[in-house]
RNA sequence: GACGUAAAAAGCCAAACCCAUUGCAAGGUGGGGACGGAAAGCCACGGGUCCUUCUGGGACAGCCGGGUUGCUCGC
Repeated sequence: GACGUAAAAAGCCAAACCCAUUGCAAGGUGGGGACGGAAAGCCACGGGUCCUUCUGGGACAGCCGGGUUGCUCGC
């Protein structure tokens, strides 16, 4: 450095749902919680889905692809 790896170890993230808060909404944020995850870290570039105050704008990275960074072990 590339590839493989949720086996083990050290850790990490957090679905549904509940409470609070925010937004027109989809959704977001915080706390609880744990379905799961080898990138369930980050990026809205492509596809897709969703919302809308619909000539426009927005959301989803835990939908798929892509880019980029990172831990263990093996080679």
Notes
Model confidence (mean pLDDT): 82 of 100. This is a predicted structure of a 75-nucleotide RNA (c-di-GMP-I riboswitch aptamer) from an uncultured Desulfobulbaceae bacterium.